This is a predicted structure of an 842-nucleotide part of an RNA (large-subunit ribosomal RNA, domain II) from Paspalum vaginatum. It matches the Rfam family "Eukaryotic large subunit ribosomal RNA". On this family, see Yusupov et al., Science 2001: "Crystal structure of the ribosome at 5.5 A resolution". The organism belongs to Paspalum, within Eukaryota. The coordinates come from a structure-prediction model, not an experiment, and the mean pLDDT is 81. The RNAcentral record of the full RNA draws on Rfam.
[in-house]
Context: one part of a larger RNA
RNA sequence: CACUGCGCUGCAAUGGCCUGUGAGCUUCCCAUCCAACCCAUCUUGAAACACGGACCAAGGAGUCUGACAUGCGUGCGAGUAGAUGGGUUCCAAAACCUAGGAUGCACAAGGAAGCUGAAGAGCGGGAAGCCUUCACGGGCUGCACCGCUGGCCGAUCCUGAUCUUCCGUGAAGGGUUCGAGUUGGAGCACGCCUGUCGGGACCCAAAAGAUGGUGAACUAUGCCUGAGCGGGGCGAAGCCAAAGGAAACUCUGGUGGAGGCUCGAAGCGAUAUUGACGUGCAAAUCGUUCGUCUGACUUGGGUAUAGGGCCAAAAGACUAAUCAAACCAUCUAGUAGCUGGUUCCCUCCGAAGUUUCCCUCAGGAUAGCUAGAGCCCAUUACGAGUUCUAUUGGGUAAAUCCAAUGAUUAGAGGCAUCGGCGACGCAACGCUCUUGACCUAUUCUCAAACUUUAAAUAGGUACGACAGUGCGGCUGCUCCGGUGAGCCACGCCAUGGAAUAGGGAGCUCCAAGUGGGCCAUUUUUGGUAAGCGGAAUUGGCGAUGCGGGAUGAACCGGAAGCUGGGUUACGGUGCCCAACUAUGUGCUAAUCUAGAAGUCACAAAGGGUGUUGGUCGAUUAAGACAGUAGGACUGUGGUCGUGGAAGUCGAAAUCCGCUAAGGAAUGUGUAACAACUCACCUGCCGAAUCAACUAGCCCCGAAAAUGGAUGGCGCUGAAGUGCAUAACCCACACCAGGCCAUUUGGGUUAGCGUCAUGCCCCGAUGAGUAGGAGGGCGCGGCGGCAGCUGCAAAACCCGGGGCGCGAGCCUGGGCGGAGCGGCCGUCGGUGCAAAUCUUGGU
Numbered sequence: 001c002a003c004u005g006c007g008c009u010g011c012a013a014u015g016g017c018c019u020g021u022g023a024g025c026u027u028c029c030c031a032u033c034c035a036a037c038c039c040a041u042c043u044u045g046a047a048a049c050a051c052g053g054a055c056c057a058a059g060g061a062g063u064c065u066g067a068c069a070u071g072c073g074u075g076c077g078a079g080u081a082g083a084u085g086g087g088u089u090c091c092a093a094a095a096c097c098u099a100g101g102a103u104g105c106a107c108a109a110g111g112a113a114g115c116u117g118a119a120g121a122g123c124g125g126g127a128a129g130c131c132u133u134c135a136c137g138g139g140c141u142g143c144a145c146c147g148c149u150g151g152c153c154g155a156u157c158c159u160g161a162u163c164u165u166c167c168g169u170g171a172a173g174g175g176u177u178c179g180a181g182u183u184g185g186a187g188c189a190c191g192c193c194u195g196u197c198g199g200g201a202c203c204c205a206a207a208a209g210a211u212g213g214u215g216a217a218c219u220a221u222g223c224c225u226g227a228g229c230g231g232g233g234c235g236a237a238g239c240c241a242a243a244g245g246a247a248a249c250u251c252u253g254g255u256g257g258a259g260g261c262u263c264g265a266a267g268c269g270a271u272a273u274u275g276a277c278g279u280g281c282a283a284a285u286c287g288u289u290c291g292u293c294u295g296a297c298u299u300g301g302g303u304a305u306a307g308g309g310c311c312a313a314a315a316g317a318c319u320a321a322u323c324a325a326a327c328c329a330u331c332u333a334g335u336a337g338c339u340g341g342u343u344c345c346c347u348c349c350g351a352a353g354u355u356u357c358c359c360u361c362a363g364g365a366u367a368g369c370u371a372g373a374g375c376c377c378a379u380u381a382c383g384a385g386u387u388c389u390a391u392u393g394g395g396u397a398a399a400u401c402c403a404a405u406g407a408u409u410a411g412a413g414g415c416a417u418c419g420g421c422g423a424c425g426c427a428a429c430g431c432u433c434u435u436g437a438c439c440u441a442u443u444c445u446c447a448a449a450c451u452u453u454a455a456a457u458a459g460g461u462a463c464g465a466c467a468g469u470g471c472g473g474c475u476g477c478u479c480c481g482g483u484g485a486g487c488c489a490c491g492c493c494a495u496g497g498a499a500u501a502g503g504g505a506g507c508u509c510c511a512a513g514u515g516g517g518c519c520a521u522u523u524u525u526g527g528u529a530a531g532c533g534g535a536a537u538u539g540g541c542g543a544u545g546c547g548g549g550a551u552g553a554a555c556c557g558g559a560a561g562c563u564g565g566g567u568u569a570c571g572g573u574g575c576c577c578a579a580c581u582a583u584g585u586g587c588u589a590a591u592c593u594a595g596a597a598g599u600c601a602c603a604a605a606g607g608g609u610g611u612u613g614g615u616c617g618a619u620u621a622a623g624a625c626a627g628u629a630g631g632a633c634u635g636u637g638g639u640c641g642u643g644g645a646a647g648u649c650g651a652a653a654u655c656c657g658c659u660a661a662g663g664a665a666u667g668u669g670u671a672a673c674a675a676c677u678c679a680c681c682u683g684c685c686g687a688a689u690c691a692a693c694u695a696g697c698c699c700c701g702a703a704a705a706u707g708g709a710u711g712g713c714g715c716u717g718a719a720g721u722g723c724a725u726a727a728c729c730c731a732c733a734c735c736a737g738g739c740c741a742u743u744u745g746g747g748u749u750a751g752c753g754u755c756a757u758g759c760c761c762c763g764a765u766g767a768g769u770a771g772g773a774g775g776g777c778g779c780g781g782c783g784g785c786a787g788c789u790g791c792a793a794a795a796c797c798c799g800g801g802g803c804g805c806g807a808g809c810c811u812g813g814g815c816g817g818a819g820c821g822g823c824c825g826u827c828g829g830u831g832c833a834a835a836u837c838u839u840g841g842u
Base pairs, nucleotide, nucleotide: 038053039052041050054842055841056840057839058838059837062342064199065198066197067196068195069194071192072191073190074189075188076187079105080104081103084099085098086097087096088095109116110115121149122148123147124146125145128141129140130139131138132137150183151182152181153179154178155177156175157174158173163168202341203340209331210330211329212328213327214326220305221304222303223302224301225300226299227298228297229295231263232262233261234259238255239254240253241252243250244249267292268291269290272288273287275286276285307323309319344776345775346774347773348772349771354367356365357364358363368514369513370511372509373508374507375506377504382502384500386499387498389462390461391460392459398453399451405447406446407445410442412440413439414438417437418436419435420434422432424430468492469491470490472488473487474486475485477484517541518540519539520538522536523535524534525533526532546557547556548555561739562738563737565735566734567733571729572728573727574713575712576711582725583724584723585722586721587720595715606700607699608698610697611696612695613694614693615692617690618689619688627684628683629682630681631680633657635655639651640650641649663678667676668675740766741765742764743763745761746760747759748758777831779828780827781826782825783824784823785822787820788819796814797813798812800811801810802809803808
């Protein structure tokens, strides 16, 4: 000095235990407030008075294989591949090595076939590279690929030199013809995803069909052989006796005992009660009643007939609880365009119900819509559900009918012509009047299949370098013509030839689902109409939540990751219910039953002396209107009709006089008169009055079946209904933040392999059924690598804790007592809530 052990002391860290305090998380119970209909399914649409579903456990459905197609990956590559044989090693198998040929596909096509059989370019666009420039830019070479034009091969249509045995041969040259060809190969093998077809073909399920058998113990019928049927009633034939009769025979009384005769027991059956029973005594029974009961009777045993067959007094009855074709097994996992079901998570995209065809209408194919895989270039190319400008096609709306076509009302005028009734006339193509046709100028009203005119919307094209222009050339086209048209080559020309918004444009392959739709505005067709049927346009629902419309697929607002804040939309602000019982100004009184917000949950014609406005026309201090009072006359009982008619039954007419005024009368009235009243005039009064029309609210018109709905309460100088004004309330919308996911773009690679499938930054986006794609979670075998476990594996249980968007995972405690998980691969009988699912349990 270093190390180790022991003892003591101190400091620090960690762990254990106890106590206290604080925080987080999870779950249960109680109470209040808000929201909140049951899943799955078919469907345009389901909480449905549509169907499946009591509950739990376990099982339960796109698999495997052959062939093919696209894509991706790996190996080799003008080739590629394994089978077979032989060999090698520690061993069976596998693997590895190797041989020589054969074989598959590829390396050449065309043609029905005989058969013949690919001189390899050019132009335009092109990634990229090189040269040049300070830079913009310019030039050269130009992969893949695309477009255009050629050459070549085969077929086909011509042409036909040469040779020739005269049959043929087929050089060179052509073509608006055909080819899945060629123009310095790209394939082969294996694996995976997706898809198609064949196979049980995602799972379950028919009615049927076929083949081979088993049944007549039930029941149907025949045959054979047995058994059974008590007692009454009626009283056939035959027979006997008496009586009558000439006889035939008749009649009477007996006897007799026939009968698909009768009453009824056993037996056999089964009419009614539509009785009992109806998880029965019973998968056809019981009670009472009823039919038959010497016969086509009942019944035992034997025997015969068998499934498109039997048998049948016939009911499609019966053929073993089965019969308009038995039962059993097999073909057979039969088929079904039809019903039902079809199992874990997250992320991204995201439909269709239309076209055409189909023995097509409950289905398919085809195109469309959509996903995925990419390829190719790229900063101004380029595209657009848009607009301007230019140009262009149209015959709808409207309009027109004194324009054509067609329909159609009314008069007016009219030479000639043609009809009808007339006057004059013997008659006249004589005259004249009239009425039509017709003509002329007007007039009224119309048209999906009329139109001169003619929109709006909507549609096409163009808005430049692939253009413009100049010169030259080619052509079998065109042309009177080097005219034109097209093409080729070279030069010139840059103000890049409207706007707007955009940031990507272009191209290919393959595949799913769909092919029942529905609603609204506007237009439109059929229909009396419809929550009816059929179209067009656009937008929605379907496939979609959210705020509002009380309620609600589609209406209004507005589309959605998870969050805290602010502001709005539609709609609201008495209370339910967040927000003014706000302000100003009108209207409304509603006793069957005031009213109260687009879609929308109805009300009309027609009325009102309810009230409020308006328009228009009148009256009025020369006194209106209303009220009250007075007058309301005479010719005249006007003329006519009438049984009558004097103002007032009817017809025609409707004057005169006197008056302040008084109708040959507005009503009542009478058989007719009378009487009253009104119009009209005047006194009193003293200031506004009357009619018609119009439209706001209100009222009438206005009746239905459970009791009932401005959403309810309720509301009346509104909380109704108009107009105006500010304020306020709230959606997942908008605004500015934070976080998550997806994704475009950018940065990062130094000194050597891997760890970059990484790390960093800005921005944008986020709905979703059918369906597609990507990435994950879980289960069970097997291989490899490193592990756990009697100091306790798995399974199971729990108000425990943590992580993940999630499927799920890790961990703690309990129970348990022997196996188990992780990572990298690989294989699959791999995930359940439904199927009147299967089995078991409750």